Small-subunit ribosomal RNA from a metagenome, 1482 nucleotides, folded computationally.

RNA sequence: AGAGUUUGAUCCUGGCUCAGGAUGAACGCUAGCGGCAGGCUUAACACAUGCAAGUCGAGGGGUAACAGGGAGCUUGCUCUGCUGACGACCGGCAAACGGGUGCGUAACACGUACGCAACUUUCCUCAGAGUGGAGAAUAGCCUCUUGAAAAAGAGAUUAAUACUCCAUAGUAUCUUUAUAUCGCAUGAUAUUUAGAUUAAAGUUUUAACGCUUUGAGAUGGGCGUGCGUCUGAUUAGGUAGUUGGUAGGGUAAUGGCCUACCAAGCCGACGAUCAGUAACUGAUGUGAGAGCAUGAUCAGUCACACGGGCACUGAGACACGGGCCCGACUCCUACGGGAGGCAGCAGUGGGGAAUAUUGGUCAAUGGAGGCAACUCUGAACCAGCCAUGCCGCGUGGAGGAUGAAGGUCCUUUGGAUUGUAAACUUCUUUUAUUAGGGAAGAAACCCGAGUUUUCUAACUCGGUUGACGGUACCUAACGAAUAAGCACCGGCUAACUCCGUGCCAGCAGCCGCGGUAAUACGGAGGGUGCAAGCGUUAUCCGGAUUUACUGGGUUUAAAGGGUGCGUAGGUGGGUAGAUAAGUCAGUGGUGAAAUCCCCGAGCUCAACUUGGGAACUGCCAUUGAUACUAUUUAUCUUGAAUUCUGUGGAGGUGAGCGGAAUAUAUCAUGUAGCGGUGAAAUGCUUAGAUAUGAUAUAGAACACCAAUUGCGAAGGCAGCUCACUACUCAGAUAUUGACACUGAGGCACGAAAGCGUGGGAAUCAAACAGGAUUAGAUACCCUGGUAGUCCACGCCCUAAACUAUGGAUACUCGACAUUUGUGAUAUACUAUAAGUGUCUGAGCGAAAGCAUUAAGUAUCCCACCUGGGAAGUACGUUCGCAAGAAUGAAACUCAAAGGAAUUGGCGGGGGUCCGCACAAGCGGUGGAGCAUGUGGUUUAAUUCGAUAUACGCGAGGAACCUUACCUGGGCUAGAAUGCAAUUUGACCGUUCCUGAAAGGGAAUUUUGUAGCAAUACACAGAUUGUAAGGUGCUGCAUGGCUGUCGUCAGCUCGUGCCGUGAGGUGUUGGGUUAAGUCCCGCAACGAGCGCAACCCCUAUCUUUAGUUGCCAACAGGUAAUGCUGGGAACUCUAAAGAAACUGCCGUCGUAAGGCGUGAGGAAGGAGGGGAUGAUGUCAAGUCAGCAUGGCCUUUAUGCCCAGGGCUACACACGUGCUACAAUGGGCGCUACAAAGGGUUGCAACAUAGUGAUAUGAAGCUAAUCUCAAAAAAGCGCUCUCAGUUCAGAUUGGAGUCUGCAACUCGACUCCAUGAAGCUGGAAUCGCUAGUAAUCGUAUAUCAGCAAUGAUACGGUGAAUACGUUCCCGGACCUUGCACACACCGCCCGUCAAGCCAUGGAAGCCGGGUGUACCUAAAGUCGGUAACCGAAAGGAGCUGCCUAGGGUAAAAUCGGUAACUGGGGCUAAGUCGGAACAAGGUA
Repeated sequence: AGAGUUUGAUCCUGGCUCAGGAUGAACGCUAGCGGCAGGCUUAACACAUGCAAGUCGAGGGGUAACAGGGAGCUUGCUCUGCUGACGACCGGCAAACGGGUGCGUAACACGUACGCAACUUUCCUCAGAGUGGAGAAUAGCCUCUUGAAAAAGAGAUUAAUACUCCAUAGUAUCUUUAUAUCGCAUGAUAUUUAGAUUAAAGUUUUAACGCUUUGAGAUGGGCGUGCGUCUGAUUAGGUAGUUGGUAGGGUAAUGGCCUACCAAGCCGACGAUCAGUAACUGAUGUGAGAGCAUGAUCAGUCACACGGGCACUGAGACACGGGCCCGACUCCUACGGGAGGCAGCAGUGGGGAAUAUUGGUCAAUGGAGGCAACUCUGAACCAGCCAUGCCGCGUGGAGGAUGAAGGUCCUUUGGAUUGUAAACUUCUUUUAUUAGGGAAGAAACCCGAGUUUUCUAACUCGGUUGACGGUACCUAACGAAUAAGCACCGGCUAACUCCGUGCCAGCAGCCGCGGUAAUACGGAGGGUGCAAGCGUUAUCCGGAUUUACUGGGUUUAAAGGGUGCGUAGGUGGGUAGAUAAGUCAGUGGUGAAAUCCCCGAGCUCAACUUGGGAACUGCCAUUGAUACUAUUUAUCUUGAAUUCUGUGGAGGUGAGCGGAAUAUAUCAUGUAGCGGUGAAAUGCUUAGAUAUGAUAUAGAACACCAAUUGCGAAGGCAGCUCACUACUCAGAUAUUGACACUGAGGCACGAAAGCGUGGGAAUCAAACAGGAUUAGAUACCCUGGUAGUCCACGCCCUAAACUAUGGAUACUCGACAUUUGUGAUAUACUAUAAGUGUCUGAGCGAAAGCAUUAAGUAUCCCACCUGGGAAGUACGUUCGCAAGAAUGAAACUCAAAGGAAUUGGCGGGGGUCCGCACAAGCGGUGGAGCAUGUGGUUUAAUUCGAUAUACGCGAGGAACCUUACCUGGGCUAGAAUGCAAUUUGACCGUUCCUGAAAGGGAAUUUUGUAGCAAUACACAGAUUGUAAGGUGCUGCAUGGCUGUCGUCAGCUCGUGCCGUGAGGUGUUGGGUUAAGUCCCGCAACGAGCGCAACCCCUAUCUUUAGUUGCCAACAGGUAAUGCUGGGAACUCUAAAGAAACUGCCGUCGUAAGGCGUGAGGAAGGAGGGGAUGAUGUCAAGUCAGCAUGGCCUUUAUGCCCAGGGCUACACACGUGCUACAAUGGGCGCUACAAAGGGUUGCAACAUAGUGAUAUGAAGCUAAUCUCAAAAAAGCGCUCUCAGUUCAGAUUGGAGUCUGCAACUCGACUCCAUGAAGCUGGAAUCGCUAGUAAUCGUAUAUCAGCAAUGAUACGGUGAAUACGUUCCCGGACCUUGCACACACCGCCCGUCAAGCCAUGGAAGCCGGGUGUACCUAAAGUCGGUAACCGAAAGGAGCUGCCUAGGGUAAAAUCGGUAACUGGGGCUAAGUCGGAACAAGGUA
């Protein structure tokens, strides 16, 4: 110090979340020791039991218990206060401290600083004075009585430091006289005059303690005041003892503290009152700080003591372990009545996630009493329990590599890791255990002795006193011996693999993991972090500048009030003086201690404890300074205002007037339609419409001018004239002299719609009606049409009331346009002022953009914002006639919502261009029959895949095989191959039995080489072991290959530049091209993959070569033929070259390039064709071509075999073949190719057969022989428009060939048979030239063939293209976008279902507070004749007040509720299609 998360990516806004620290914690797992701390946060709930406040005999009467002494005798009893002591009682002091808790309290309770001239203070210290006399009682004790008890009563008797009286007394108190000083004042102090009033207690013995009074001090307390001290305005008014005065009472003391009378005040927007919550502080946690949160332990203050009230005693209380009363609760009871108060220490129950022992000691510290010894002390000091926290220590150290075994992982004959880790060797002994020693904390008081001293007193020495505790600590022995876990390992965030699971189980702080290869679930191995702890949960601060004082914002992200006037408030021009409140500086006081920080010290260190310092940022007082602010005095004119003269305008209000249009009415002309729409219809019209003309009436709005114009505070304002009225601006003189700016509340104005009353009503037009559209159409369109639209008056008070930009002032580069003034002689031009606009610079901004009319630079004031939704909703309140407006939440829910810009994609957006895309043509498909493939159906099986980019596709050839499918029969290291071991010696072959075959069984025959042999090697069979096998799954784990967009012209990079960035530029623009092809321009300059070219075939020519090809000339020969000699010309073959480049001409153009029926040329603008397929897209296709990860299977999903199936058949689709005929069919004759194949072959030729073929047979391993006949074509003859001499399906018969085998299921031949079909609906396909169309030929696969398919080859050989509006696809530029899985996108609402929280609601239940009335205990105060008392006085009675109780009405808060309202969330529900593109009606 930051990080994650909105997006395809980016910047910003903005929330959510995390990393840190902390805790009186709790929970889970785990646990060796010690030190120091801490330990009911909940029920201020209820409490059994014990203890927590007593002490003094040196105050008193005395003697119940104990001990001692004494006396008596009956020797185990009685007496005796005689002594130590002392229960109970009287008396004194203490009990008001200490200890606990945090209910109440928002307050002078607390904190801080002052004040009391308005007070008190037992005990303590110092000082002054005094301590004389007298008296009456009463507890106890004793005797009785009542009662269950608690307790009460009566009688007799007694003491005091208890009580009363008298005396004395002052510098005390009260009254009074005078003087001086001081104070802000009431007054105070000092001195002084006169008078009055009030004291006491003894005990003891010689030393003290007491008592009374007075003054001073100290300490503690009381009271008052300034400042500080939570939330809510959906709490705005509160208050009658209330505010003040006079008098009195009361108090220690002031005071409405209380009473009577008088006055009517007092508090409040600087937040009264009310409601909620809360003890406050020093401090604690966190934070850089400012702050924020907290108020356990420790310390200071306050409040409380079962709930409430009250007083008494006392120096002090309205009293935790005192009293009285009321109430609730608990206990005892003889039912009559009594007792009690753990929020003291332990402890119990209960509540709760949760918090300890019914311990020891007064040894120390402190407290009470006492002369003291001493007693008491659950204060305190210690111990016990608890990892609750902080701190420290340990669980061993060194060596040790066959890097052991085992585990885990991997690329698996091996390696890596666990890991120097272990084993093993050696060393040490903290700690634990055992044994021994063993503290400090203790010094006093007191006792004894002594020194000094007049006394008091001080000092020295010795002795006595330890709960903790035989503890800390020290020493020895022993032996690595007694001691490691928890969380995490996808990113944030350090740490990775395997297995299991398969959107299941589960995880999760946020983002998010899991649907068969999960580093995210569970386990394991390994690793990381911390460590006697580790994690989780909860809470606080931080990060969060995310409430912003330090330190934020408001055009578009949340956020400027609709506008003005103006109150309070805030802020405010120049000069001079005064004051010194703010401000600044010095000094003093205070800011308790502890805490924090620094320097030291003590526990072995640390935590902890402790000495000193600093600090405590604050408050108060005082002294000074005077720049600024403030206050005040004086003055100034520039801010502001006034005056005068002009000026401008749709500024406002009222009245009058005008023409055009519209509608209606009347009349006229006139006839069949009008009107309306995308097209129609409703509607109007022969009762005369529409149209045209004339006249009249009505209401509303004001064309042109007109504009980026003007005016107004905004809303808003538009024909013309007049009246009234407001304002801006300019110029000029004078006047006032800061009079200013802003403005919470307040007041006024405020479009449209709407409301009320009354008018008016032409047009337009919600609602409504009808007609269309549509699946529907409660809409868009059309025809009508009512409120309303208009006027007057009164309400409403809201708008995207927008410049989404509050007002004021000042400053800060320019350009242009425009409105209105003024000046210069002035139309140009120019200066200046006030406006209205556009562009641009610095600067600003997230960017878009703003930019003197700021969103720049500054100051002042106001308003508003703090994630999205719920929601501008609910409740409450105010306003309103209503509609509604204003103010304005929460529960719950999400991790986003949002702004600007970028790249794509998309659009029923735009522009440009291309393509057999359309158009123009030719021929098809779709109809028929058949072939073939697919779907579907069927089946035991009809194996599988492909399904825009599949469908004569994988398959270039399913009768068996193929074959993967089905049925049945068999085999199990298996059908094949390798290796190792064992065994046999052959194997092969032959024969037989069984069987459908496979298989099973039997018989027969029988090794080689080297070596004498043993044996070895080779080979073969068998057995065993080990590597099998799988057309099983996953093409969504993959490689490779392929399809499609698309042979479309695109896709990128380097450097530079621009931008915060994603990105852009280049690649866009102007032309051109088939082309990102080229040219020009340009912050780009270059380059790469694509395009083109290079490659192959083909079209022309040349050269070389001349067999198997060729034959012009020469010769020979045949029935005929390059047949032969020969030739090398031609064709051809196959190698090398040439040739084409807009090169030339003309023309257009800057150029690139285009054009020309240009020339030349075999070929002309890419000559024709092929191969060649950029970056990428579709999780496209293929695990069944092959390869391959993972999973599955192993007497089967493997292998062998027989038969069947892949060939099924109501049907649908694709691709083809043949046709429907005369441009034809049949018959006969005659021509012309190219490219291929051939020895398991092609086969001439001959013969037989109608034929398929068969038999025989030459040649050929091929430019030689052969398949081989090319067909269409041509020439003749015939058919004559018909289901035919068209067409050939189907079926019958007879055959041929291949092959183990043609039944399912082959092809071909012959004879016979002769179906549908007469040119094909909607729709749809191919093709732009040697193309379409048409004709045949060959080949691969192959025994044969279902081939009409595929791949090649040649023959004949067209038509058409005006053109780019439209359909489809594509490219580029631009625009909008809420899309990015990218329009097959996104997304809204009702309804239905489930869950959740919430509003209303007849009612029901409960809480707290206030008011009024009734009643009223204890108690203070007051009154009082009867009773008591000599009196003082008391009892009793009584008055006021009052806790409590009761009654009543209302307000308020909460809970619950039939029913009801909307809201949120939810996996794929229903209906539509509102928004996002012109979203299809912006």